[in-house]
Context: one part of a larger RNA
RNA sequence: CGCAGGAAAUUUGAGGAGCUCUGCAUUUAGUACGAGAGGACCGGUGUGGACGAACCUCUGGUGUACCGGUUGUGAUGCCAAUUGCAUUGCCGGGUAGCCACGUUCGGAGAGGAUAACCGCUGAAAGCAUCUAAGCGGGAAGCCAGCUCCAAGAUGAGAUUUCCCAACAGACAGGUUGGAGACUACAACCUUGAUAGGUCACAGGUGUAAGCGCGGCAACGCGUUCAGCCGAGUGAUACUAAUAAGUCGAUUGG
Numbered sequence: 001c002g003c004a005g006g007a008a009a010u011u012u013g014a015g016g017a018g019c020u021c022u023g024c025a026u027u028u029a030g031u032a033c034g035a036g037a038g039g040a041c042c043g044g045u046g047u048g049g050a051c052g053a054a055c056c057u058c059u060g061g062u063g064u065a066c067c068g069g070u071u072g073u074g075a076u077g078c079c080a081a082u083u084g085c086a087u088u089g090c091c092g093g094g095u096a097g098c099c100a101c102g103u104u105c106g107g108a109g110a111g112g113a114u115a116a117c118c119g120c121u122g123a124a125a126g127c128a129u130c131u132a133a134g135c136g137g138g139a140a141g142c143c144a145g146c147u148c149c150a151a152g153a154u155g156a157g158a159u160u161u162c163c164c165a166a167c168a169g170a171c172a173g174g175u176u177g178g179a180g181a182c183u184a185c186a187a188c189c190u191u192g193a194u195a196g197g198u199c200a201c202a203g204g205u206g207u208a209a210g211c212g213c214g215g216c217a218a219c220g221c222g223u224u225c226a227g228c229c230g231a232g233u234g235a236u237a238c239u240a241a242u243a244a245g246u247c248g249a250u251u252g253g
Base pairs, nucleotide, nucleotide: 001152005163006162007161008160009159010158011157015149016148017147018146019145021049022048023047024046025045026044027043033038051106052105053104054103055102059100060099061098062097066093067092068091069090070089071086072085073084074083075082076081111143112142117137118136119135120134164252169247170246171245173189174188175187176186177185194240195239196238197236198235199234200233201232203229204228205227210223211222212221213220214219
């Protein structure tokens, strides 16, 4: 821009993409078969492999915005306490998120037309013949099936609701993230929990500083399951989403 008024939702599915893989054990059954040795079809059950999807409860990884330990050196006048730099200085852990080595699930069932092949009826050709007319069976393959996309399917479909200008609605602006390169998408904009802050909790670290006591001291013990704390959960208008704006027309050639 189109889809002959303008919108907001919900859809049909022409068409397209993907999937549709496989082992072993056991049962039927030591049965059928076979002199024996051996040893099934058909069907049932269980458990794996590879592949794929989703997720983070568990296990594990990361986690340079969390906590702690520690070395050298500099700074805050000094002690103590902090802090800069040294690969995040090095090291031990670790929330959310992201992830796999983790968890859950998937390829199921029934169907249609067939291939090779197996048949029925059956002439040409008094027989025979699955074929010439006709009718069956038959594959992980084909069509369907399952999942996803899908009306620019210009063949532009359908349904519901709203609006006739003080319009429905959209845009722009702002606070943002479950979204994200930008855009888009999604949530919210005071009739408000959208983000920050604060409070509480979860969770992490592991018992802060100061003071007291003990020790010559290094240090230990108590106060103290302390102190600190990113992304998590909930609550709360304290801060910021203010006010205004732009488009959208005359019942539809």

Model confidence (mean pLDDT): 88 of 100.
A computed fold for a 253-nucleotide part of an RNA from an activated sludge metagenome, annotated as large-subunit ribosomal RNA, domain VI.